This is a predicted structure of a 471-nucleotide part of an RNA (small-subunit ribosomal RNA, 5' domain) from an uncultured Alphaproteobacteria bacterium.
Rfam family: Bacterial small subunit ribosomal RNA. Rfam links the family to the GO terms ribosome and structural constituent of ribosome.
Context: one part of a larger RNA
RNA sequence: ACGUACGCUGGCGGCACGCCUAACACAUGCAAGUCGAACGCAGUAGCAAUACUGAGUGGCAAACGGGUGAGUAUAAUGUGGGAAUCUGCCUUUUGGUUUGGGAUAACACGGGGAAACUUGUGCUAAUACCGAAUAAGCCCUUACGGGGAAAGUUUUAAUGCCGAAAGAUGAGCCCGCACUUGAUUAGCUAGUUGGUAAGGUAAAAGCUUACCAAGGCAACGAUCAAUAGCUGUUCUUAGAGGAAGACCAGCCACAUUGGGACUGAGACACGGCCCAGACUCCUACGGGAGGCAGCAGUGGGGAAUCUUGCACAAUGGGGGAAACCCUGAUGCAGCGAUGCCGCGUGAGUGAAGAAGGCCUUUGGGUUGUAAAACUCUUUCGUCGGGGAAGAAAAUGACUGUACCCGAAUAAGAAGGUCCGGCUAACUUCGUGCCAGCAGCCGCGGUAAUACGAAGGGACCUAGCGUAGUUC
Numbered sequence: 001a002c003g004u005a006c007g008c009u010g011g012c013g014g015c016a017c018g019c020c021u022a023a024c025a026c027a028u029g030c031a032a033g034u035c036g037a038a039c040g041c042a043g044u045a046g047c048a049a050u051a052c053u054g055a056g057u058g059g060c061a062a063a064c065g066g067g068u069g070a071g072u073a074u075a076a077u078g079u080g081g082g083a084a085u086c087u088g089c090c091u092u093u094u095g096g097u098u099u100g101g102g103a104u105a106a107c108a109c110g111g112g113g114a115a116a117c118u119u120g121u122g123c124u125a126a127u128a129c130c131g132a133a134u135a136a137g138c139c140c141u142u143a144c145g146g147g148g149a150a151a152g153u154u155u156u157a158a159u160g161c162c163g164a165a166a167g168a169u170g171a172g173c174c175c176g177c178a179c180u181u182g183a184u185u186a187g188c189u190a191g192u193u194g195g196u197a198a199g200g201u202a203a204a205a206g207c208u209u210a211c212c213a214a215g216g217c218a219a220c221g222a223u224c225a226a227u228a229g230c231u232g233u234u235c236u237u238a239g240a241g242g243a244a245g246a247c248c249a250g251c252c253a254c255a256u257u258g259g260g261a262c263u264g265a266g267a268c269a270c271g272g273c274c275c276a277g278a279c280u281c282c283u284a285c286g287g288g289a290g291g292c293a294g295c296a297g298u299g300g301g302g303a304a305u306c307u308u309g310c311a312c313a314a315u316g317g318g319g320g321a322a323a324c325c326c327u328g329a330u331g332c333a334g335c336g337a338u339g340c341c342g343c344g345u346g347a348g349u350g351a352a353g354a355a356g357g358c359c360u361u362u363g364g365g366u367u368g369u370a371a372a373a374c375u376c377u378u379u380c381g382u383c384g385g386g387g388a389a390g391a392a393a394a395u396g397a398c399u400g401u402a403c404c405c406g407a408a409u410a411a412g413a414a415g416g417u418c419c420g421g422c423u424a425a426c427u428u429c430g431u432g433c434c435a436g437c438a439g440c441c442g443c444g445g446u447a448a449u450a451c452g453a454a455g456g457g458a459c460c461u462a463g464c465g466u467a468g469u470u471c
Stems, first nucleotide, its partner, number of pairs: 001469002004467005011343006017336002019301001024299003028296003033060003038057002041054005067254003077178006085171002090167008098132004107122006138147003152159002180226003187217003192214008229251004233244004256277005279290004307333001309332003315329001316327004346376004356367004380412001382407005390398001415460005420441003426455005436443002
C1' cells in the first nucleotide's frame, strides 16, 4: 500500500469502490428500435372531411453503446514511419432527376401440423424489383470506340433520389524499434524463401494456384514448452529500481464449443442466419425451442464481493421534418466502515483530594479534576417550519434532497489491541513444565512484570487487531 478476508466493536456525512474463485449452469423481467412526410390493406370513431390503432411491404439503425479477459509472447500493444486502399450519415462544389414494365407480402378462400410453423389458388401498392432513354464528369479501351444512373412525398415550401470531385471522420494494410521465464528445449521451415504467370482483394503481398530456383530463420537464442490481454498509468522509493495492470481512459480479442458464409458503407455480427458437438426444455415421438462474459436476480464454487429499485429530468445515442418514441448507456436512489476525507460522542469551574475499587511498609499511595455539584453550549442526531440550483419558454427521477430558521435536552452516540526484550506501557491474586502463551528470542516444574483474572498503564480511534500479497 491493498478490488481484500476473518475476529471484536460500531454515531453521522461527503466522495469513491464492490465475483480477484467456475469464460460454471441459469428460472423470471427488462437491456434496439423507429418512421404514416415511402406503400397498399384491415379495424375503430365520425354523416363526411378526417383522426387513431393494428399486422405487413419498404427505409434507416441494430457493426454504436454495455460485458468479459478465455485465447493471444505477436496478425496484439506502445511508439515512429510508409503506400497500394475503402469510407453510410455529415460539409463544400458541380451536373442530373426523362419514359415504361412485370411481380409480391398484407388480404380473401382452402390444405398440412400437437406445436414451431408451413403450403396452394386468387387480388393489390410503393422511395421494393427490372427495362429503355440521356451522360458534364466517371469506368474500360487496340484511343476508333464501348459501358453504366435516378424516386418520389407533402400543406408548394421544403425534403429526398442519382452521377462526379474535394474534405472531414472512421477503418483496413506494410515496415523499424521496444515487449515474461526456461538451453534439464539446438536446430527449425516445404507455400517454406525468392522469381515468372494467372487468379483474388477495397487495397500491396505466397493471400491462392501452376511452373522455376534453393532458399529463409537461428547462440544478438530460432524452434519448442510454460505463463500472460497490451498501454496510459497504479503502488513503493531519496532516487535508481522493483511489483502490479482493480476502478477511469485508449487499443485488441471473445460472446455455450468448433466451423461457415449472407446482408451491408462497415460484421464473418453478444440479445442475426446456417451446419456440427455438448447441455437444458417442450412434444401428440413425427418434430421443435434455447444461449445473462448486458442490468437486476438464482443455484454452485469460494475466505469473499450489492437491489429481481426509480427516471429518461440532465448528458449522450438510434429513428423521425417534427411532435415524439426507444435507451438496465447514463443520471440517481438502495445495500456494504470496503477505502479515503471531515465531524461528533460535550465545554468551563470543581479537593471534604468524597464514596467504591486496587495496592500498602497500615503511615499512606493510586484511580483522580476523574466523578458528584454549579455554570454554559447544542455541532451531528431528533422534532416543527421554510426551501433551492441542477432547466433553455415548458419539462426534475434524485426530492420536500442540499441548504436556511426555530425548539427541547448533556441529552441518542467508544471501542479494539497491547504492557519480558525487540517495542511505548507494572503490580496483586490464581495456576504450578499443568492449563496455556508465542512474530523471533523464548515464558510456565510454588514468590511468573511472558499463562488466566483484576487494578493500573501504553497506543490507535469509528475503528482496532489478525491473516495474506507487494515495495
About this RNA:
RNAcentral holds the full RNA, with entries from ENA and SILVA.